The prediction has a mean pLDDT of 80. Transfer RNA, 74 nucleotides, folded computationally. Its Rfam family is "tRNA". Rfam's curators write: Transfer RNA (tRNA) molecules are approximately 80 nucleotides in length. Rfam classes the family as a transfer RNA.

This record gives sequence, structure tokens and C1' cells, in this order.
RNA sequence: GCCUCUGUAGCUCAGCUGGUCAGAGCAGCCGCCUCAUGAGCGGAAGGCCCCUGGUUCGAAUCCAGGUAGAGGCA
Repeated sequence: GCCUCUGUAGCUCAGCUGGUCAGAGCAGCCGCCUCAUGAGCGGAAGGCCCCUGGUUCGAAUCCAGGUAGAGGCA
């Protein structure tokens, strides 16, 4: 330098072929249970989806550029 993959909640990830209100588990918070802690049970909260632009009635999803990480080739 070129190619491929990845970037979504504090963490690990899902999200199909563009349209339901962006989801799950864990962590944290509140409550129940307990003498108490843990475990268990219930509840609420938490993200405009790496950035910028484009296409579209409509984009996490498609396109272009950039950026960070991983792998490969030279």
C1' cells in the first nucleotide's frame, strides 16, 4: 500500500429481505424473601446504532468517504 471482517446499553451479543415503539443476557438501581448476606422472584431505568454525507416516502440495515480494532497478501 491492497483485500476481508468487525464497531448497536457499563460489559457480552442479537437485530432476517429497508417499515411493528431498537431487543436479550449479565452488571448496576428499587422492591419482595432472609436475623443478615448470597441465591431466588418481581419492577423500573439505561443506546437516536463509530463519524460525515448520499439514495429513499422511510436507513442500525443500501451506497460513498473517513475513523478505530482484528486477520490476510505484498